[in-house]
A computed fold for a 522-nucleotide part of an RNA from an uncultured bacterium, annotated as small-subunit ribosomal RNA, 5' domain. The full RNA is in RNAcentral, with records from Greengenes.

Context: one part of a larger RNA
RNA sequence: GGAUGAACGCUGGCGGCGUGCCUAACACAUGCAAGUCGAGCGGUAUACAUUGGAAUGAAACUUCGGUCGAGUGAAGAUGUAGUGAAAGCGGCGGACGGGCGAGUAACGCGUAGGCAACCUACCUUAUGCAAAGGGAUAGCCUCGGGAAACUGGGAUUAAUACCUUAUAAUACUUUGGAGUCGCAUGACUCUAAAGUCAAAGAUUUAUCGGCAUAAGAUGGGCCUGCGUCUGAUUAGCUAGUUGGUAAGGUAACGGCUUACCAAGGCGACGAUCAGUAGCCGACCUGAGAGGGUGAUCGGCCACACUGGAACUGAGACACGGUCCAGACUCCUACGGGAGGCAGCAGUGGGGAAUAUUGCACAAUGGGCGAAAGCCUGAUGCAGCAACGCCGCGUGAGCGAUGAAGGCCUUCGGGUCGUAAAGCUCUGUCCUAAGGGAAGAAUAAAUGACGGUACCUUAGGAGGAAGCCCCGGCUAACUACGUGCCAGCAGCCGCGGUAAUACGGAGGAUGCAAGCGUUAUCC
Numbered sequence: 001g002g003a004u005g006a007a008c009g010c011u012g013g014c015g016g017c018g019u020g021c022c023u024a025a026c027a028c029a030u031g032c033a034a035g036u037c038g039a040g041c042g043g044u045a046u047a048c049a050u051u052g053g054a055a056u057g058a059a060a061c062u063u064c065g066g067u068c069g070a071g072u073g074a075a076g077a078u079g080u081a082g083u084g085a086a087a088g089c090g091g092c093g094g095a096c097g098g099g100c101g102a103g104u105a106a107c108g109c110g111u112a113g114g115c116a117a118c119c120u121a122c123c124u125u126a127u128g129c130a131a132a133g134g135g136a137u138a139g140c141c142u143c144g145g146g147a148a149a150c151u152g153g154g155a156u157u158a159a160u161a162c163c164u165u166a167u168a169a170u171a172c173u174u175u176g177g178a179g180u181c182g183c184a185u186g187a188c189u190c191u192a193a194a195g196u197c198a199a200a201g202a203u204u205u206a207u208c209g210g211c212a213u214a215a216g217a218u219g220g221g222c223c224u225g226c227g228u229c230u231g232a233u234u235a236g237c238u239a240g241u242u243g244g245u246a247a248g249g250u251a252a253c254g255g256c257u258u259a260c261c262a263a264g265g266c267g268a269c270g271a272u273c274a275g276u277a278g279c280c281g282a283c284c285u286g287a288g289a290g291g292g293u294g295a296u297c298g299g300c301c302a303c304a305c306u307g308g309a310a311c312u313g314a315g316a317c318a319c320g321g322u323c324c325a326g327a328c329u330c331c332u333a334c335g336g337g338a339g340g341c342a343g344c345a346g347u348g349g350g351g352a353a354u355a356u357u358g359c360a361c362a363a364u365g366g367g368c369g370a371a372a373g374c375c376u377g378a379u380g381c382a383g384c385a386a387c388g389c390c391g392c393g394u395g396a397g398c399g400a401u402g403a404a405g406g407c408c409u410u411c412g413g414g415u416c417g418u419a420a421a422g423c424u425c426u427g428u429c430c431u432a433a434g435g436g437a438a439g440a441a442u443a444a445a446u447g448a449c450g451g452u453a454c455c456u457u458a459g460g461a462g463g464a465a466g467c468c469c470c471g472g473c474u475a476a477c478u479a480c481g482u483g484c485c486a487g488c489a490g491c492c493g494c495g496g497u498a499a500u501a502c503g504g505a506g507g508a509u510g511c512a513a514g515c516g517u518u519a520u521c522c
Stems, first nucleotide, its partner, number of pairs: 001522004006518005013392006019385002021350001026348003030345003035092003040089002046081006055072002060067002099303001101301001108228008118220002123216007131165004141154005171196011201208003229275003236266003241263008278300004282293004305326005328339004356382001358381003364378001365376004395425004405416004429463001430459006439449001466511002470507001471492003477506002480503002487494002
C1' cells in the first nucleotide's frame, strides 16, 4: 500500500447492488417449512325437487257415539346440484429442494482414465401383451380396556391393495453348435433343445393408465495412476493381516464375509502414532514465482440430540420415517407416555460481534394431478444494519467598507477571507399534489413487490459534514497553560519554566458520509 462475513470510538443526507452467529454440531416456547390424486376404492354429512304418507286435524254434517277429511306433514325411496368435508385403503412424492461443517489426512476431494464387474422410478423410441378366478382387510357398525398415547374382540365391505392359475420371447437359467473379434480374464452375433418369470383398470368415449423386452436419455455405484497440512522429542506397524482355493453375499468386482491352505503385506521415497483440517472452482495479495484463505455463489463429500440397526423403496441405512440403547426436556390419574430448529422466523445462553416470530406463490423452479388446481419459509420481494462496493448531494455566479468577531502582532499590521452579509439564479436530493409502468409467458384473465421505479407540476438555499492529524519518518505552526507533573507514543523518542511532540485555542494538512483505532493475511 492492498484486503476483510469484521469489531470498537466519534460522526452520519440519499439511492443502486451485494452481504449479515466467524463464538456453544449449546438448549429451545410458538407458528409455519411435503404434500397431492375422487379420472384407483368403499363410503358420508348438506340443499332442492318428486314420491311417500306415520301423526296431527280446520270447515261441514251429526242420532253428539261419530262421519268426512282441507291443511300441516315424520321415517323411507328416487333424482338433481354442488361439496366430493373429516377420517380410511391405494398410487406417486416425502432419497429433491433447504441447513450445517461436528467428523474425515481418506480414492474424501481434484485431475486423468477404466468397468469384458454394475443399477437406474418418472421421461423418450420401438415391438408385443392384457385371459380366468379367489380369499381377505382398513374404513363404517358394535362390545370393551386406558388418565392419555393408544389399543383388544366381534360382525361386515371395496379396489389400479393382495393371492392363485393361464399365456409369452429377441428376456432369464442350463446344455450344445457355427461365426466374428479382443491386450487377458473373455466379449459379441446367429442358431438348437429344455426349464422359468407378467399385467389393472378408469371415466365426461377421448384419452389416461397397466405388463414384458430392447434401446436411449438422465442420475448413480465401483476400480485405478498422479496430486492433496504439521511433528522422528512418533520407527517399527499388521492376524482377515497379505495372497490362493472353494462357498456365501452384493446391482456389481473384491477378505466384502466364512472355511481351508500358504506366510505373507506396509515402512526413512516416512509406515504406524499424534496434532490440525471438510476438498475444489475460486477469493486476497504479489511484476511474477510464490504466500495466505476456503464467508457469500457453484461442484463434490459428510452429518441431522449421542451411539447402533435394519425396514420400505428405482433410489436411504432416510433432517421434519421406524426400532433399540443413552443423556436431556415435558405430560401423567404414577400404571405409563411425548419430543429432537446444523429448515424459515424467533427465544435464552455464549460472545467484541451478526437482522423480521413480515408479504406472495405474480414470476422462476419443484411435488402430485388428465386438467382446473392444491402444496412449496425453495424462490421472488419487502423490513433492519454505513457491514462492503459504486453513484449523487450538502448549492452556483457576482460580491472589499477586505465589515463585525476570534487569533497572532515588531502595534504599523497580518490572518480566518470572497469566507460572511448582500444581489442574481438553479432544483440533483427533499416536501406536497397529479399521472403511473415493464416484469405476463396469453385469445382473454392473472403482479407479492407497489401506487414502487419513472414522469409532470408547485415550493423554497431552505432539511443534509465530519473525522484523523500538524517533532522526524509524513503533507500541515503559532501563542497560551503545564513544569520528568499531568500526559503522549507505530519506531526514534517528547515533558525537569521560553514544549511546533502533553492540554485546550486560533490557523493549517489529509480524507470525506465517512474518518480513525484494533485484529488478521499478502